Model confidence (mean pLDDT): 80 of 100. Predicted 3D model of an 84-nucleotide RNA (transfer RNA) from an Alphaproteobacteria bacterium. Its Rfam family is "tRNA". Rfam classes the family as a transfer RNA.

[in-house]
C1' cells in the first nucleotide's frame, strides 16, 4: 500500500429484505417485603429546551440517494483479521 469485518444508550446487544430506534440482559436509583440484609417482586433509567402537557435531537464524524436511513452510495476517523 490493497482487502475483509465492525462502530447503536453507563455496559453487552437487538433492529439485516430501507418502513414506529434502543427489544432483552447487565449494571443503577426509587418502591414494596425484612428486625435488618440478601433474594423477590413494582417502577423509571439517551440528550437538549419547557412549570407542565409536549417538541426538538440522536446509531463514530462529513457528504449524497430516497417519501422514508442503523440498513444503500462517497469519503475520512477508530478497532479487529489477511495479503504482500
Nucleotide at each position: 500500500g490493497c482487502c475483509c469485518c465492525a462502530g447503536u444508550g453507563g455496559c453487552g446487544g437487538a433492529a439485516u429484505c430501507g418502513g414506529u430506534a434502543g427489544a432483552c440482559g447487565c449494571g443503577g436509583c426509587a418502591g414494596a417485603c425484612u428486625c435488618a440484609a440478601a433474594a423477590u417482586c413494582u417502577g423509571c433509567u439517551u440528550c437538549a429546551c419547557g412549570c407542565a402537557a409536549g417538541u426538538g435531537a440522536g446509531u463514530g464524524g462529513g457528504g449524497g440517494u430516497u417519501c422514508a436511513a442503523g440498513u444503500c452510495c462517497c469519503u475520512c476517523c477508530u478497532g479487529g483479521g489477511g495479503c504482500a
It was read from a public genome assembly.